The prediction has a mean pLDDT of 80. Predicted 3D model of a 146-nucleotide part of an RNA (small-subunit ribosomal RNA, 3' minor domain) from Rohdeia mirabilis. It matches the Rfam family "Bacterial small subunit ribosomal RNA". Rfam links the family to the GO terms structural constituent of ribosome and ribosome. It was read from a public genome assembly. The source organism's lineage runs through Bacteria, Pseudomonadati, Planctomycetota, Planctomycetia and Rohdeia.
[in-house]
Context: one part of a larger RNA
């Protein structure tokens, strides 16, 4: 390569990442309850043992063992919390020479366009209301330049 131009959206195909999702799997930090090892500490008149101290020689004091209580690791149970992975299906998004349907926008783009809002529609979109000119054309007015 200049209207045989440009260009919009649905639909179809491929590919990529992301979101939602019943659930499934893994991990983490706690909470409540149950059970409760070792060990310190407390109790121990009614158990057992004992050399130092006291003794009126009977024992006493004290100590050890044993028993028991509190705390207590691990374990178990319960309902949740957090993180990661996975997940039928689902939602839009990005991208990809030559797919489908139309033609919305760019010229007054053939109903000027756009913004807000509401309703409607295969899709671009259409319609109503309000707003803007970043609208063409024609006429008039004001101003500026020549």
């Nucleotide at each position: 390569c200049a209207c045989u131009g440009c260009c919009c959206g649905u639909c179809a195909a491929g590919c990529c990442a992301c979101g939602a999702a019943a659930g499934c799997g893994a991990g983490g930090a706690g909470u409540g309850c149950u059970c409760g090892a070792a060990g310190u500490c407390g109790c121990u008149u009614u158990g057992c043992u004992c050399a130092a101290c006291c003794u009126u020689c009977g024992g006493g004091a004290g100590a050890g063992c044993g028993g028991u209580g509190c705390c207590g690791a691990a374990a178990g149970c319960a309902a949740g919390c957090c993180u990661c992975g996975u997940g039928a299906u689902u939602g839009g998004g990005a991208c990809u020479a030559a797919g489908u349907c139309g033609u919305a926008a760019c010229a007054a783009g053939g109903u000027a366009g756009c913004c807000g809002u509401a309703g409607g529609g295969g899709a671009a979109c259409c319609u109503g209301c309000g707003g803007c000119u970043g609208g063409a054309u024609c006429a008039c007015c004001u101003c500026c330049u020549u």